[in-house]
Context: one part of a larger RNA
RNA sequence: GGACGAACGCUGGCGGUAUGCUUAAGACAUGCAAGUCGAACGGAGUUAAUGUUUUCGGAUGUUAACUUAGUGGCGGACGGGUGAGUAAUGUAUGAGCAACCUGCCCCUAACAACGGGAUAACACUUAGAAAUAGGUGCUAAUACGGUAUAAGACCACGCUGUCGCAUGACGGUGAGGUAAAAGCGAUUUAGCGGUUAGGGAUGGGCUCAUAUCCCAUUAGCUAGUUGGUAAGAUAACAGCCUACCAAGGCAACGAUGGGUAGCCGACUUGAGAGAGUGAUCGGCCACAUUGGGACUGAAACACGGCCCAGACUCCUACGGGAGGCAGCAGUCGGGAAUAUUGGGCAAUGGAGGAAACUCUGACCCAGCAAUACCGCGUGAGCGAUGAAGGUAAUUUUAUUGUAAAGCUCUUUUCUCAGGGACGAAACAAAUGACUGUACCUGUGGAAUAAGCCCCGGCUAACUACGUGCCAGCAGCCGCGGUAAUACGUAGGGGGCGAGCGUUGUCC
Numbered sequence: 001g002g003a004c005g006a007a008c009g010c011u012g013g014c015g016g017u018a019u020g021c022u023u024a025a026g027a028c029a030u031g032c033a034a035g036u037c038g039a040a041c042g043g044a045g046u047u048a049a050u051g052u053u054u055u056c057g058g059a060u061g062u063u064a065a066c067u068u069a070g071u072g073g074c075g076g077a078c079g080g081g082u083g084a085g086u087a088a089u090g091u092a093u094g095a096g097c098a099a100c101c102u103g104c105c106c107c108u109a110a111c112a113a114c115g116g117g118a119u120a121a122c123a124c125u126u127a128g129a130a131a132u133a134g135g136u137g138c139u140a141a142u143a144c145g146g147u148a149u150a151a152g153a154c155c156a157c158g159c160u161g162u163c164g165c166a167u168g169a170c171g172g173u174g175a176g177g178u179a180a181a182a183g184c185g186a187u188u189u190a191g192c193g194g195u196u197a198g199g200g201a202u203g204g205g206c207u208c209a210u211a212u213c214c215c216a217u218u219a220g221c222u223a224g225u226u227g228g229u230a231a232g233a234u235a236a237c238a239g240c241c242u243a244c245c246a247a248g249g250c251a252a253c254g255a256u257g258g259g260u261a262g263c264c265g266a267c268u269u270g271a272g273a274g275a276g277u278g279a280u281c282g283g284c285c286a287c288a289u290u291g292g293g294a295c296u297g298a299a300a301c302a303c304g305g306c307c308c309a310g311a312c313u314c315c316u317a318c319g320g321g322a323g324g325c326a327g328c329a330g331u332c333g334g335g336a337a338u339a340u341u342g343g344g345c346a347a348u349g350g351a352g353g354a355a356a357c358u359c360u361g362a363c364c365c366a367g368c369a370a371u372a373c374c375g376c377g378u379g380a381g382c383g384a385u386g387a388a389g390g391u392a393a394u395u396u397u398a399u400u401g402u403a404a405a406g407c408u409c410u411u412u413u414c415u416c417a418g419g420g421a422c423g424a425a426a427c428a429a430a431u432g433a434c435u436g437u438a439c440c441u442g443u444g445g446a447a448u449a450a451g452c453c454c455c456g457g458c459u460a461a462c463u464a465c466g467u468g469c470c471a472g473c474a475g476c477c478g479c480g481g482u483a484a485u486a487c488g489u490a491g492g493g494g495g496c497g498a499g500c501g502u503u504g505u506c507c
Stems, first nucleotide, its partner, number of pairs: 001507004006503005013376006019369002021334001026332003030329003035074003040071002043068011081287003090212008100204002105200007113147002116144001122137006153178003157174007183192002213259003220250003225247006232240001262284004266277004289310005312323004340366001342365003348362001349360004379409004389400005414444001416442004423434001451496005456477003462491005472479002
């Protein structure tokens, strides 16, 4: 000198764009953050029309529209947060899988034939303070079984072709065996779905190589440890697991141990080499009160799912229950320090749905903060009696100083009034939170708007008074003990300017 997610002191006009708990992965009141589908299903309810009946209160049936607790489907593995752990089950780069999976989506081929038994809801009822749990009876499905069929798939077997990268890979063929399906809906026509198989796309899984902080005042470490065989497990390879066998494997090219730490694209600085950092944005990983576990599923060992244990908080009729903000706001606490319990789904994107649409604290906006960067303004021209006042002084001069006053202008800002968007893309129409915002036009009037630090040298900028090794200053050298350009105040000057200085950290 540059930089900052900064803080502190003094000061503070506007706009744009960004950024905003770096500390306690501390504890959390309250609200919201993941639902959706009635065109899968049986009920229930409301409304309307209409029929039957009537003791004129009503009861009951049909049709239509709407709502929906439950069964069922898809989604809750995305999106959002945090960086505790992790020094390698991570990340980055480059390879490999002849050892693998892939819901939804796209393409292609083949199919969807018959049966059946339950169960929630519901009704009645039992236990319980509640959370909830149980019993009896009824019912439906795109829920769940059974049978059939099988182009192709899979399994074991026979024959056989091509190829390669070692184990082998890809086929052809024969006769066996195994496993499918679901309907909804339409003007009864569309369409949306279902099953099997092949391919694609996308997303993942696994393996290898190289790189990846400090300590040797850490030198030896290792028993599923290293390898083999067999069985098992997995989507798949593998000590991944188990039994048996062998005795190996790693290490001064730093094993093992300890400390610290999420990694990268990038960011800061530097001429570069490098050094430092890993906020925002993007990619990957890990975690979700602490520890463990599996279930469902295409995918989780699952932040707003389940079970167990621990700590903590809450409810309780003391028998037993409920909870998890490292989602968005917000509270307490900690701290030098970090914002609103805001608006909207209008846009972009996501989930569900045939769609209308619903949900979406993702997101888009607004609010707060000079936290940072950028831009603008606080007026412009003329104006000497060099006014007054202040300060200094050799006492009539110097300086503040064209500065002010005054005159002539302008209106960026500001005020009020009027107009008023883009962002909206759909076939037409409709649809804007922001927002009556940006912007435009006009009225008024210099009107609403300057501070902070420094002035001994380094380092741009000097005098007076006060103080008297005191009070104090100070980044270094050093100032201050009676004329201090170094302390304090004043005048003047210098620097930067809505900021200026200090502190901290990095280059």